[in-house]
Context: one part of a larger RNA
RNA sequence: GAUGAACGCUAGCGAUAGGCUUAACACAUGCAAGUCGAGGGGCAGCAUGGUCUUAGCUUGCUAAGACUGAUGGCGACCGGCGCACGGGUGCGUAACGCGUACGCAACUUGCCUCACAGAGGGGGAUAACCCGUCGAAAGACGGACUAAUACCGCGUACACUCCACUUUGGGCAUCCAAGGUAGAGGAAAUGAAAUUCGCUGUGAGAUAGGCAUGCGUCCCAUUAGCUAGUUGGUGAGGUAACGGCUCACCAAGGCGACGAUGGGUAGGGGAACUGAGAGGUUGAACCCCCACACUGGUACUGAGACACGGACCAGACUCCUACGGGAGGCAGCAGUGAGGAAUAUUGGUCAAUGGGCGAGAGCCUGAACCAGCCAAGUCGCGUGAAGGAUGACUGUCUUAUGGAUUGUAAACUUCUUUUGUAGGGGAAUAAAGAGGGGCACGUGUGCCUCAGUGAAUGUACCCUACGAAUAAGCAUCGGCUAACUCCGUGCCAGCAGCCGCGGUAAUACGGAGGAUGCGAGCGUUAUCC
Numbered sequence: 001g002a003u004g005a006a007c008g009c010u011a012g013c014g015a016u017a018g019g020c021u022u023a024a025c026a027c028a029u030g031c032a033a034g035u036c037g038a039g040g041g042g043c044a045g046c047a048u049g050g051u052c053u054u055a056g057c058u059u060g061c062u063a064a065g066a067c068u069g070a071u072g073g074c075g076a077c078c079g080g081c082g083c084a085c086g087g088g089u090g091c092g093u094a095a096c097g098c099g100u101a102c103g104c105a106a107c108u109u110g111c112c113u114c115a116c117a118g119a120g121g122g123g124g125a126u127a128a129c130c131c132g133u134c135g136a137a138a139g140a141c142g143g144a145c146u147a148a149u150a151c152c153g154c155g156u157a158c159a160c161u162c163c164a165c166u167u168u169g170g171g172c173a174u175c176c177a178a179g180g181u182a183g184a185g186g187a188a189a190u191g192a193a194a195u196u197c198g199c200u201g202u203g204a205g206a207u208a209g210g211c212a213u214g215c216g217u218c219c220c221a222u223u224a225g226c227u228a229g230u231u232g233g234u235g236a237g238g239u240a241a242c243g244g245c246u247c248a249c250c251a252a253g254g255c256g257a258c259g260a261u262g263g264g265u266a267g268g269g270g271a272a273c274u275g276a277g278a279g280g281u282u283g284a285a286c287c288c289c290c291a292c293a294c295u296g297g298u299a300c301u302g303a304g305a306c307a308c309g310g311a312c313c314a315g316a317c318u319c320c321u322a323c324g325g326g327a328g329g330c331a332g333c334a335g336u337g338a339g340g341a342a343u344a345u346u347g348g349u350c351a352a353u354g355g356g357c358g359a360g361a362g363c364c365u366g367a368a369c370c371a372g373c374c375a376a377g378u379c380g381c382g383u384g385a386a387g388g389a390u391g392a393c394u395g396u397c398u399u400a401u402g403g404a405u406u407g408u409a410a411a412c413u414u415c416u417u418u419u420g421u422a423g424g425g426g427a428a429u430a431a432a433g434a435g436g437g438g439c440a441c442g443u444g445u446g447c448c449u450c451a452g453u454g455a456a457u458g459u460a461c462c463c464u465a466c467g468a469a470u471a472a473g474c475a476u477c478g479g480c481u482a483a484c485u486c487c488g489u490g491c492c493a494g495c496a497g498c499c500g501c502g503g504u505a506a507u508a509c510g511g512a513g514g515a516u517g518c519g520a521g522c523g524u525u526a527u528c529c
Stems, first nucleotide, its partner, number of pairs: 001528003005525005012381005018374002020339001025337003029334003034081003039078002042074002046072003049068009088292003097217005103211002107209002112205007120154001122152002130143005160185003164181007191197002218264003225255003230252008267289004271282004294315005317328004345371001347370003353367001354365004384415004395405004420466006429456001435450007473518005478499003484513005494501002
C1' cells in the first nucleotide's frame, strides 16, 4: 500500500460498487418456463345469444330454472415451438481442461437470410369425452367413439445419397472440384380468417458447435521405473465426423532423469494487488471458456442433452401410508436450521433492456430494472463563517501576592443556511415496435399522422420559510515515530511490534491536564506485496 474481511470504541448525509471466503451440509413455505384456439377434436368453468317452462305485472319486458358449442373465449387433452438459453456453484479435473497459434481434403448446425424447384392421390389409428375395474393414495388397466399442421404407405422429383463407367481441371499423401451416361433409393400440410404466415427438397451464407495438432500451464525423486487395448497394422462395427472409440486377427511395441508412473494441491484465462522495474501473490465482483446439479450409473427425445426445476436403475437421507405401496432433491430468488470470527428482504414491477411462444393483441420471465438491510470499500459534503483580549471563569503546571497554558477558544456582535425541519412545485429515463387512419411504390415494404404506455416515484431536482439551529470521535505521545508534564503505584499492578519499561523522584504501568496523527471514522487482528 491492499482486502469479498472480522473484532473494539464511535457514528450526520448522499452517490457508487459490494455482501456465506466455513458445511458441493440438511432444507418448511412461496415463486423461478411457458406459450400458441390463425393446427385439432371438443365444452369442465365464465360471459353472450336462442328455445321452452314458471312467477311478477307496466302485455312486452324483468327475474328464476332447464335445454342448446350457436358466439366470445377456454380448464384438461392431442399437436407445434421453447424447455440444451437465461440463472447458480467450483465438487471434480494437472487435462488439448484452459490460453495462444494453426488445421478439418474427417464434420454437424433448429430458428434467420438468399437462390432454385415442388406440394398428386390415399389409408389406419389414438388421447380427450363416455362406460367399467383395481387401489388408502400415487396412480394403473380394460371396452367403445373421434380429429389434426399427429402417424403411415403409394405416385412424382433435382443440384441429394449409393453404385458402375468416363471427361476436364486442381492439390497437401489418403484425394478434391465441376460435368456426362446407365441403374437403384428417398419429400411434402396447399393447412389456415387467403392480406400473409406456414410445409418439402437442394445449394449458398450467417450463427453456434464438434474434432485434431505445435507451444505454454503448481509442489514432492524421502515417488524410478510404468504400460496389455497397452503401441502399431489389416478388416469390420459404431459416430455428424477422424481415431483402439469398440471388436476379431497379426506383430511387439509405446512412455521415461528434457522427470514417465505415483502422491499432494488446484477450475483455467482476461485480469486484480504490490513493486521503479524484473518479479511475487491472488483468481471475490465483471467478461470468456470448462465442469457439476442429493451420490453413482444409463440411455430416451431432440438440430442440439447423456438434460439443475425430464426419464429409468442402484444407494444414502427425509416425508406420507389403510403396511400392500408411494413421494422428494434450493450449488435458481427470497427464507430456515446447522457450521462459523463472519455475510442481507420469505419486497416491487415487467415501465425500460433482453429472452420464449404467438399473425397480432398479448401471456410468461426471482433474467433484468428497482427498492429494503449493512460505515463493508471508494468518492463527495457537512458538523458553521467573519470579528472578538479584561488574554474572563474553570481546569492543569509553577520558581506560587506573580506567571505559563487551555486560548480567539468561550461569552458577545454581525453574517450565511450546504445539511435539517415544514410548506409548495415537480421530472428525464419513452419512442420505437405493434394497433387505427392516410399516402407512395406496387402486394409487402417505406413514409406521414392519431391515440396509448413509468415499477422505481410525488423519488431526484427546484422554490419559499425557520433557525447555528440537527451532527466528533478514535488511537498515540521512551527510541524507531509526529507529540510532555503532574499525581498514583513500587519487579506489584501492569505495558510491549522490536529494543525493552516497572525494585520510591517511571516523559514506557494507571489517571489527569496538555499535545500529536487521522477524521465519520479510528485502532487491533489475519493475509499478500